[in-house]
Context: one part of a larger RNA
RNA sequence: CCCGCGACUAGACGGAAAGACCCCAUGGAGCUUUACUGUAGCUUGAUACUGUGUUUCUGUAUUUCAUGUACAGGAUAGGAGGGAGGCGGAGAAGCGAGGACGUCAGUUUUCGUGGAGCCAACGUUGGGAUACCUCUCUUGAAGUACGGGAACACUAACCAGAGUCCGUGAUCCGGGCUUGGGACAAUGUCAGGUGGGCAGUUUGACUGGGGCGGUCGCCUCCGAAAGAGUAACGGAGGCGCCCAAAGGCAUCCUCAGCACGGUUGGAAAUCGUGCAUCGAGUGUAAAGGCAUAAGGAUGCUUGACUGCGAGACCUACAAGUCGAGCAGGAACGAAAGUUGGGCUUAGUGAUCCGGCGGUAUGAGAGUGGAAUUGCCGUCGCUUAACGGAUAAAAGCUACCCUGGGGAUAACAGGCUAAUCUCCCCCAAGAGUCCACAUCGACGGGGAGGUUUGGCACCUCGAUGUCGGCUCAUCACAUCCUGGAGCUGUAGCAGGUUCCAAGGGUUCGGCUGUUCGCCGAUUAAAGUGGUACGCGAGCUGGGUUCAGAACGUCGUGAGACAGUUCGGUCCCUAUCUGUCGUGGG
Numbered sequence: 001c002c003c004g005c006g007a008c009u010a011g012a013c014g015g016a017a018a019g020a021c022c023c024c025a026u027g028g029a030g031c032u033u034u035a036c037u038g039u040a041g042c043u044u045g046a047u048a049c050u051g052u053g054u055u056u057c058u059g060u061a062u063u064u065c066a067u068g069u070a071c072a073g074g075a076u077a078g079g080a081g082g083g084a085g086g087c088g089g090a091g092a093a094g095c096g097a098g099g100a101c102g103u104c105a106g107u108u109u110u111c112g113u114g115g116a117g118c119c120a121a122c123g124u125u126g127g128g129a130u131a132c133c134u135c136u137c138u139u140g141a142a143g144u145a146c147g148g149g150a151a152c153a154c155u156a157a158c159c160a161g162a163g164u165c166c167g168u169g170a171u172c173c174g175g176g177c178u179u180g181g182g183a184c185a186a187u188g189u190c191a192g193g194u195g196g197g198c199a200g201u202u203u204g205a206c207u208g209g210g211g212c213g214g215u216c217g218c219c220u221c222c223g224a225a226a227g228a229g230u231a232a233c234g235g236a237g238g239c240g241c242c243c244a245a246a247g248g249c250a251u252c253c254u255c256a257g258c259a260c261g262g263u264u265g266g267a268a269a270u271c272g273u274g275c276a277u278c279g280a281g282u283g284u285a286a287a288g289g290c291a292u293a294a295g296g297a298u299g300c301u302u303g304a305c306u307g308c309g310a311g312a313c314c315u316a317c318a319a320g321u322c323g324a325g326c327a328g329g330a331a332c333g334a335a336a337g338u339u340g341g342g343c344u345u346a347g348u349g350a351u352c353c354g355g356c357g358g359u360a361u362g363a364g365a366g367u368g369g370a371a372u373u374g375c376c377g378u379c380g381c382u383u384a385a386c387g388g389a390u391a392a393a394a395g396c397u398a399c400c401c402u403g404g405g406g407a408u409a410a411c412a413g414g415c416u417a418a419u420c421u422c423c424c425c426c427a428a429g430a431g432u433c434c435a436c437a438u439c440g441a442c443g444g445g446g447a448g449g450u451u452u453g454g455c456a457c458c459u460c461g462a463u464g465u466c467g468g469c470u471c472a473u474c475a476c477a478u479c480c481u482g483g484a485g486c487u488g489u490a491g492c493a494g495g496u497u498c499c500a501a502g503g504g505u506u507c508g509g510c511u512g513u514u515c516g517c518c519g520a521u522u523a524a525a526g527u528g529g530u531a532c533g534c535g536a537g538c539u540g541g542g543u544u545c546a547g548a549a550c551g552u553c554g555u556g557a558g559a560c561a562g563u564u565c566g567g568u569c570c571c572u573a574u575c576u577g578u579c580g581u582g583g584g
Base pairs, nucleotide, nucleotide: 001584002583003582004581005580006579007578008577010576011575012574014571015570022405023404024403025402027401028400029397030396031395032394035201036200037199038198039197041194042193043192044191045190046189047188048187051154052153053152054151055150056149057148058147059146060145061144062143063142064141065140066139068137078136079135080134081133082132085119086118087117094113095112096111097110098109099108100107101106158181159180160179162178163177164176165175166174167173204216205215206214213233217239218238219237220236221235222234240386241283242342243341247301248300249299250298251297252296253295255279257275258274259273260272261271281290282289284347286345287344288343305328306327307326308325311322312321313320317387330339331338332337353380354379355378356377357376358375359374362373363372412459413457414455415454416453418452420448421447422446423445424444425443429439430438466541467539468538469537471533472530473529474528475527476526479504480503481502482499483498484497485496486495487494506520507519508518509517510516547565548564549563550562551560552559553558
């Protein structure tokens, strides 16, 4: 060096299972509920099956009768029209008794008595006679017609898993007769309510993983790198309006501030003079503009028009923006002219559906019409998740499932080193004195890659996760042992620094613990790396499935780096590696 055999499992990100954790899918399923929409069931009513009578209440129509004080006023004046007379021995006024209404003044009515008058017109009132006639309103009474409600009674529908007889030899069924109930119940149809009992579904996206939080459209500035455009959960602010003048035109004016002067009057009110190019003002944020003013005022007005629009800007589309000029008819101005809102840029919403106005030479189901529709104008969306899935929608899953992802989290690794550990510089100060024996503020510079993080680069068709056991191996920033320097080292014992990794570095109690505390020792009981070494070596106490319970949260299903009891750890070694042993 080649080839075996016997062993061991550190590696082959070993084998097994298209990761169960995590995220994603306009995926699925189970469950919940005061999610949405339905629905079985339940319930209530109407109606059919469904009939009779009595009492009572009530609606509509009609007939008769009654009924009506606001104030002034003889006084309880409903309204309108006609009207100068009307009623009366078929019995007036008055009186007595009773009833009804009532605002307690009276009105009205029945009976008796009575015996011939009574009431209007006239004056008070906006309105004149219930003197009389017609119509009619409010409220009420009686009668009739047609209805309705309630209560009670009945029996003949209907009911009886009540008795008895028969079919019959039958606790079924059917029939007969009783008895009980009874137009109810039961049942059909229609409608209202209720209805996770059941069903179908929904339950947004962005996101330095997801959730929680925040945000989602529009305007202004910076970022933005001197054309335009340009991202981030980058830095700052605004908007979801307002104004009939704060619009149009004509004519006129100049601000803020400062200095000086001036009654009350002051730092600052109003007044005067001067300086003042813009620092004021501009409806509202910011930017860009603006004094020839776009700023301030006065007068007249409605162009905050109708029909259009050459041509451009912007732009994936859909949208958005500017616009000379033409026609019509206007406002202002002497005119030239200006005016199709506001100094400009925010103040917003597609389509469908529906409302309103207009249009009539658009369509009109044989034809003519109509319904309906079209066209023009306009209105209704915090459709704000703002290019708006529906008119209409929340949750749980540890009982879970599927498809995917290392496009994305938890372990480990990697990068980084804020944090961490260690070292150094400067030296204020402490150290009686003295910065540097020792300690060292305020600051500064590094190293390391053991902490907590950041990033999300390999791995989600799987890289098993804490601690213990076993077995280790390396670094040195050395715990002991060894050698030195300095010392605020008398000695002993120390402090600090330098060199040094050869060897060593304990046994117990508690806890799943690492750690830590405690007990007893020791020369010492080192700090770290090795996938926080080591589960194809062991364990399985913890964490982290399914069961169960407590506390808390939740209406609930359920949930909780809260607790508690319980809970399947597979692999016969091919290669590398290691140990032992043999042959060539």
Predicted 3D model of a 584-nucleotide part of an RNA (large-subunit ribosomal RNA, domain V) from a metagenome. The coordinates come from a structure-prediction model, not an experiment, and the mean pLDDT is 84.